[in-house]
Context: one part of a larger RNA
RNA sequence: CGAAGGAUAUUUGAGAGGAGCUGUCCUUAGUACGAGAGGACCGGGAUGGACGGACCGCUGGUGUAUCUGUUAGGAAUCAAUCCUAUGGCAGAGUAGCCAAGUCCGGAAGGGAUAAACGCUGAAGGCAUCUAAGCGUGAAGCCCCCCUCAAGAUGAGAUAUCCAAAGCUCUCCCGCAAGGGAGAGGUUGAGACCCCUUGGAGAGUACGAGGUAGAUAGGAGUGAGGUGGAAGCGCAGCAAUGUGUGGAGCUGACACUUACUAAUCGGUCGAGAG
Numbered sequence: 001c002g003a004a005g006g007a008u009a010u011u012u013g014a015g016a017g018g019a020g021c022u023g024u025c026c027u028u029a030g031u032a033c034g035a036g037a038g039g040a041c042c043g044g045g046a047u048g049g050a051c052g053g054a055c056c057g058c059u060g061g062u063g064u065a066u067c068u069g070u071u072a073g074g075a076a077u078c079a080a081u082c083c084u085a086u087g088g089c090a091g092a093g094u095a096g097c098c099a100a101g102u103c104c105g106g107a108a109g110g111g112a113u114a115a116a117c118g119c120u121g122a123a124g125g126c127a128u129c130u131a132a133g134c135g136u137g138a139a140g141c142c143c144c145c146c147u148c149a150a151g152a153u154g155a156g157a158u159a160u161c162c163a164a165a166g167c168u169c170u171c172c173c174g175c176a177a178g179g180g181a182g183a184g185g186u187u188g189a190g191a192c193c194c195c196u197u198g199g200a201g202a203g204u205a206c207g208a209g210g211u212a213g214a215u216a217g218g219a220g221u222g223a224g225g226u227g228g229a230a231g232c233g234c235a236g237c238a239a240u241g242u243g244u245g246g247a248g249c250u251g252a253c254a255c256u257u258a259c260u261a262a263u264c265g266g267u268c269g270a271g272a273g
Stems, first nucleotide, its partner, number of pairs: 001151001005162007015148004021049007033038001051105005059099004066092005071085005109143003116136004167184007190268004194210005215261003218257005224250003231244005
């Protein structure tokens, strides 16, 4: 830009893509078969490998500043605390992300077939699966399963919302009142700008919100993590231990709460039969 007014949702599916793998064991059954050795078809069940998708309750990895310990130097000095040294080093570890973790998938079914196997059957009194006709038949083909999909210009469908009401100008009819036609900008539903932002993201897009509000931050209460704060008391010459006290601290998590910031505003956007 189109899709014959403008929108918001929900869809149909022409078409396109994905997937498509396979082992072992048990049973049928030591049966059929076979002198024996050996040893099935068909059918039923179980459990794996590789591959793929999703997820983070479990097992773990990471977790650059969450907690703790600790070395050297510095902040004049003690304590407390902070900074620099690969996060200084080390021990743990929430969320998120992830696999080595967990769950799921290939199936089943239908249709038409290949090779092959058949029925009926002539040419050619017989025979013949084929010439007419009719079947069975594969991990393959088309559906079925998953995803995208109406620029499918063949531009689809459904539901709902807005609306010729008013104003200005021009023209026509009319004595006038008024009627008709056309144009205009302003608007409508709605959308966007802008702003707060996200398990969405390079930008864009997409999603949640914008005071009639829990969108982000803060605060409160928790979860989870760390592992016993400072101060004071007590014990000890001291290092240190211990009580107060599962203490103190705590990024991403949950809920609550308008304290802060989403203020105020602006732009676009129909008028058809």
Background:
This is a predicted structure of a 273-nucleotide part of an RNA (large-subunit ribosomal RNA, domain VI) from a Lachnospiraceae bacterium. The organism belongs to Lachnospiraceae, within Bacteria. Model confidence (mean pLDDT): 84 of 100. Its Rfam family is "Bacterial large subunit ribosomal RNA". The RNAcentral record of the full RNA draws on ENA.